[in-house]
Context: one part of a larger RNA
């Protein structure tokens, strides 16, 4: 010097990203206990007090040990909660990155939409079959949201889905017809050769018939999504309840807001501090909140995150002393 511990004057977070670490608290009994609340809780809230006494013996007044008594619901050398205030977030218990993340992520009860009548939908397999389910709509599958409370606005133009079926378009297939070839036979006196050619048949084209789909019509937002601009105006100024105007499917409602979202920004203002880019309460000018990719609240809960007090301390001012194990030297 390193590691693991013990103690420390005075101060007590001045340390630090951050009270990380350490210290402190601690059992049992009694008293006492706030806001808030879903009336269950919060709560071990917080904060106080107590946790023995008498006697004998050994003996030096002791300490300690042992014996006896008294008394109580209870007699802490180990073991054994620090606490409070105020925000964010997620309701809660639970789950998760085996070996850097335990969380605000995931799940959840609850809500809602949608599919599904049983040989169900959905899943898996080429299939036979399987799961669902030895279940049957108070069932089963899928999507989104996430206890609870108050709520969930406007838009169906685009995209999707459901329904409709008049017109248009439209495949395979069918098909009247038409046409190339082949072709018995026939013409050129006869042969090579050339021409014609019935029936049948192989092809080509094809009027017309021909489903779903698309087009079209209508519905649907707890489907995918979207939810404006510029301009004038009030008797100080400023602002604009108000007016006209352009565009749109409709122009963001309630609520909340410099927010886990705010660039400008350490916005402005108030509180807290001697001093506060953090923090809490407001304001609203929301670059770029907003209503089940839910909005706003919310008791309880959290090895969650943020700010502030009390207690406490070697975190620090600022170091010192000690114990053990290493390191170092020698063997």
């Nucleotide at each position: 010097c390193u590691c693991u511990c013990u103690c420390u004057a005075a101060g007590g977070a001045a340390c630090u990203c951050a009270g990380u670490a350490a210290a402190a608290u601690a059992g049992c009994c009694c008293c006492g206990u706030a806001a808030c609340u879903u009336c269950g809780g919060g709560a071990g809230a917080a904060g106080g007090g107590g946790u023995g006494c008498c006697u004998c013996c050994u003996c030096a007044c002791a300490a300690a040990a042992g014996g006896g008594g008294u008394c109580c619901c209870a007699a802490u050398g180990a073991c054994a909660g620090g606490c409070c205030c105020a925000a964010g977030u997620g309701a809660c218990u639970g789950u998760u990155u085996a070996c850097c993340a335990a969380a605000a992520a995931u799940a959840c009860a609850g809500g809602u939409c949608u599919c599904u009548g049983c040989a169900a939908a959905g899943u898996u397999g080429u299939a036979a079959g399987u799961c669902c389910a030895u279940g049957u709509a108070u069932g089963g599958g899928g999507g989104c949201u996430a206890a609870c409370g108050c709520c969930u606005g406007c838009c169906u133009a685009g995209c999707g889905c459901c329904g409709g079926a008049a017109a248009g378009u439209c495949a395979a297939g069918g098909a009247a017809g038409u046409u190339c070839g082949u072709g018995a036979c026939u013409u050129g006196a006869u042969g090579a050769c050339a021409g014609g050619g019935a029936a049948g048949u192989u092809g080509g084209c094809a009027a017309c018939c021909g489903a779903a789909g698309c087009c079209c019509c209508a519905g649907u937002g707890a489907a995918u999504g979207g939810u404006g601009g510029a301009u004038g105006u009030a008797a100080c100024u400023a602002u604009a309840a108000c007016g006209g105007u352009c565009c749109u499917a409709a122009g963001g409602u309630a609520g909340c807001a410099a927010a886990a979202u705010u660039c400008c920004u350490u916005g402005u203002u108030g509180g807290g501090u001697a001093a506060g880019u953090u923090u809490c309460g407001a304001c609203c000018c929301a670059c770029a909140c907003g209503a089940a990719a839910g909005g706003c609240g919310u008791a309880a809960c959290g090895a969650u995150c943020u700010g502030g007090a009390c207690a406490c301390u070697g975190u620090c001012u600022u170091a010192g002393a000690g114990a053990g194990a290493g390191g170092c030297u020698c063997g």
Molecule: large-subunit ribosomal RNA, domain IV
Organism: Ziziphus jujuba